RNA sequence: CUUGCUAAGGGCAAACCCGUUGAAAAGCGGGGACGCAAAGCCACCGGUCUAAGGGAUCGACCUACGACGGCGGGGCUACCGGGC
Numbered sequence: 001c002u003u004g005c006u007a008a009g010g011g012c013a014a015a016c017c018c019g020u021u022g023a024a025a026a027g028c029g030g031g032g033a034c035g036c037a038a039a040g041c042c043a044c045c046g047g048u049c050u051a052a053g054g055g056a057u058c059g060a061c062c063u064a065c066g067a068c069g070g071c072g073g074g075g076c077u078a079c080c081g082g083g084c
Base pairs, nucleotide, nucleotide: 001083002082003081004080011036012035016031017030018029019028020027021026034070040076041075042074044073045072046071047068048067049066053063054062055061
């Protein structure tokens, strides 16, 4: 640098439940494990979600400065093993 079959030591934690923050999406804490070789970190690009506020409006709706890193790409860092 590259790679992840088998290990070893381990690590993280989906859905759901409880509490909590939030308009919501969702976040945080506890429980709990569907899975993950970066499911460690970062909103730069794409994508998805929400729409308080703003816009339009009879209604339907539009909009991110909000959110998602366990959607994809990309960047940074890393244990052990294999290869060079």